[in-house]
RNA sequence: GGAGUGGUCCGGGUGGUCGCGUCGUGCCGAUUUUACGGCAUGCCGAGGAAAGUCCGGGCUGCAAUGGGCAUGGAUGCCGGAUAACGUCCGGUGGGGGCGACCCUGGGAAAGUGCUACAGAGAUAAGACCGCCAGCCUUUGGCUGGUAAGGGUGAAAGGGUGCGGUAAGAGCGCACCGUCCCGGCCGGUAACGGGCGGGAGCUGAGGUAAACCCCAUCCGCAGCAAGGCCAAAUAGGGAAGCGUCAGGCGUGGCCCGCGUUGCUUCCGGGUAGGCUGCUCGAGCCUGCAGGUAACUGCAGGCCUAGAUGAAUGACUACCGCUGCCGCUUGCGGCAGAACAGAACCCGGCUUACAGGACCACUCCGUAU
Numbered sequence: 001g002g003a004g005u006g007g008u009c010c011g012g013g014u015g016g017u018c019g020c021g022u023c024g025u026g027c028c029g030a031u032u033u034u035a036c037g038g039c040a041u042g043c044c045g046a047g048g049a050a051a052g053u054c055c056g057g058g059c060u061g062c063a064a065u066g067g068g069c070a071u072g073g074a075u076g077c078c079g080g081a082u083a084a085c086g087u088c089c090g091g092u093g094g095g096g097g098c099g100a101c102c103c104u105g106g107g108a109a110a111g112u113g114c115u116a117c118a119g120a121g122a123u124a125a126g127a128c129c130g131c132c133a134g135c136c137u138u139u140g141g142c143u144g145g146u147a148a149g150g151g152u153g154a155a156a157g158g159g160u161g162c163g164g165u166a167a168g169a170g171c172g173c174a175c176c177g178u179c180c181c182g183g184c185c186g187g188u189a190a191c192g193g194g195c196g197g198g199a200g201c202u203g204a205g206g207u208a209a210a211c212c213c214c215a216u217c218c219g220c221a222g223c224a225a226g227g228c229c230a231a232a233u234a235g236g237g238a239a240g241c242g243u244c245a246g247g248c249g250u251g252g253c254c255c256g257c258g259u260u261g262c263u264u265c266c267g268g269g270u271a272g273g274c275u276g277c278u279c280g281a282g283c284c285u286g287c288a289g290g291u292a293a294c295u296g297c298a299g300g301c302c303u304a305g306a307u308g309a310a311u312g313a314c315u316a317c318c319g320c321u322g323c324c325g326c327u328u329g330c331g332g333c334a335g336a337a338c339a340g341a342a343c344c345c346g347g348c349u350u351a352c353a354g355g356a357c358c359a360c361u362c363c364g365u366a367u
Base pairs, nucleotide, nucleotide: 001363002362003361004360005359006358007357008356009355010354012318013317014316015315016314017313018312020045021044023042024041025040026039027038028037029036034271047338051349052348054347055346056345057344058343059222060221061220062219072218073217074216075215076214077091078090079089080088081087092105093104094103095102096101106213107212111211112210113207114206115205128150129149130146131145132144133143134142135141136140158176159175160174161173162172163171177201178199179198180197181196182195184193185192186191226275227274228273229272236266237265238264239263240262241261246260247259248258249257250256282301283300284299285298286297287296288295289294320335321334322333323332324331325330326329
């Protein structure tokens, strides 16, 4: 100098003018009712993802004495962290990369299913070409043998060599590989290392986000949860008054009974309001423990709470990026992403103009 890998952080700054929302303070007004309104002033006022709503928890209600089984769902190497997790940290096996590093993880030697296209044949399989033997009507054909060689495919029954054979083949042997069994060493474990014995390897491709098997975990619903207050109108209940007269029902008629009236009270529910609501597994700094995730202690800080839903607009200067111009460090013009709280928190995933920093790897050059 070039090419990369992993990670952390920022997401324009300051001032002025005007505006919006919560809260505090002051003043004014309204108030027998529904809970207030106006003005001034002060503080605060979106994010790294507030997003997708995918996973986990807090909180709330319902159900429940507790437990087991079944069904269903989720997860899946080992150990740890945590409130919990499908997250994170450390380790380990496999795969990829020269490397920093990245991707990935139960079982396919219990059973069933599926495996397109190509190919002769897709798994106790298979003879298309080739090779070998025999026969024949001999540029060839037929029958048989052969899985060494070719070809197809994601996948075709382990590899190299020697022997063997008509040609071949774990057919036999040696070495390597694979699998099984036993015990040893290291490790908490996953796993690693080496030793001995056995199997010619017919357990023999893939697929479990196919059924399935094994282990672990899991009640359901969600802030439109839930709690409180509660108008008008209509309807319900109770008491009192009235029951003179009338209407309606019962009845053929009368009496009677019920109902219809007024006043007061009660309870439920609707509209609406309040609450839940933001001080919390909180943030910052330091120290200590731990490889780390993380935890403990001390000190400091308060940092949106809207609901027809505030968090903005204009402007000046500075900063950043690009283009143009020249007087080469100035001027002019243009641009600046993804996106926006709605009960809260921990994660994951996805989107993102531009920029800053840290650690590491490979290549080249110079000393």

Background:
RNAcentral holds the sequence, with entries from ENA. This is a predicted structure of a 367-nucleotide RNA (Bacterial RNase P class A) from a Mariprofundaceae bacterium. It is recorded under the gene name rnpB. Rfam family: Bacterial RNase P class A. It is annotated as a ribozyme. About the family: Ribonuclease P (RNase P) is a ubiquitous endoribonuclease, found in archaea, bacteria and eukarya as well as chloroplasts and mitochondria.